[in-house]
RNA sequence: AGUCCCAUAGCACAGUGGUUAGUGUAGAGGUCUCCAAAGCCUUUGACCUAGGUUCGAAUCCUAGUGGGACUGCCA
Numbered sequence: 001a002g003u004c005c006c007a008u009a010g011c012a013c014a015g016u017g018g019u020u021a022g023u024g025u026a027g028a029g030g031u032c033u034c035c036a037a038a039g040c041c042u043u044u045g046a047c048c049u050a051g052g053u054u055c056g057a058a059u060c061c062u063a064g065u066g067g068g069a070c071u072g073c074c075a
Stems, first nucleotide, its partner, number of pairs: 001071007010025004018055001027043005048064005
């Protein structure tokens, strides 16, 4: 320098154009218990940034930012 992949909740992931963006775990409250843990119930919390396409975008397109993989060049 080139090619490709990824970016969604504190963390790990699902969601491939249309109802309220979901699961596990973590956090908070409750229940249970002599106390705690486990279990159960409730609850908080997220689409990397900017533009575009579309009636409608987490999803498609462009640019940027960050991370990763591979290939190459110089010395």
This is a predicted structure of a 75-nucleotide RNA (transfer RNA) from a Candidatus Altimarinota bacterium.
The RNAcentral record of the sequence draws on ENA.
Lineage of the source: Bacteria > Bacteria candidate phyla > Candidatus Altimarinota.
Rfam family: tRNA. Rfam classes the family as a transfer RNA. Rfam links the family to the GO term triplet codon-amino acid adaptor activity.
Its mean pLDDT, the model's own confidence on a scale to 100, is 81.